[in-house]
RNA sequence: UCUCCGAAAGGGCAAAGGCUGGGAAACCGGCCGGCGCAAAGCCACGGAUCUAAGGUCUCCGCGUAGCUAUCAAGGACGACGGCAGGGAACAGGGGGCUAGGGCGGCCGGGCUGCCGAA
Numbered sequence: 001u002c003u004c005c006g007a008a009a010g011g012g013c014a015a016a017g018g019c020u021g022g023g024a025a026a027c028c029g030g031c032c033g034g035c036g037c038a039a040a041g042c043c044a045c046g047g048a049u050c051u052a053a054g055g056u057c058u059c060c061g062c063g064u065a066g067c068u069a070u071c072a073a074g075g076a077c078g079a080c081g082g083c084a085g086g087g088a089a090c091a092g093g094g095g096g097c098u099a100g101g102g103c104g105g106c107c108g109g110g111c112u113g114c115c116g117a118a
Base pairs, nucleotide, nucleotide: 012037013036017032018031019030020029021028022027035105041111042110043109045108046107047106049102050101054098055097056096057095058094059093060092067085068084074080
C1' cells in the first nucleotide's frame, strides 16, 4: 500500500401486534410499537412462493322453461286432468386452472453506501 474479517463509535432500518387509509385479495402506505438485521438500502432480471378481480372449464340452479299438443289414462266422458318424448338459456352459488396483481425481512442476481483493521 492492497485485500479479507468486522470490535468500537455515531447512527440507520424496523418483526409481530394495535389504530387508520388504499386494494377484490395477496399485500401496501401513515402513526404507535421493537422481533430482529452489517446492506433488513434501491431494482421484479431468474427461481420459489402468496392472492384470483377478470378470464376460462365444470357442477348446482334443472330433467326446470318452451316444444311435441286441439297430448295418454282417468272423469257425472263436462269442468278438469295432464302420462310419455326429447330438452334449454340467464341470474345466482360451489369447485378447478390461470398474473398482466403481490412478495427483495424467501433465495440468487444487478447497482449504491457510513465507520474502521480493536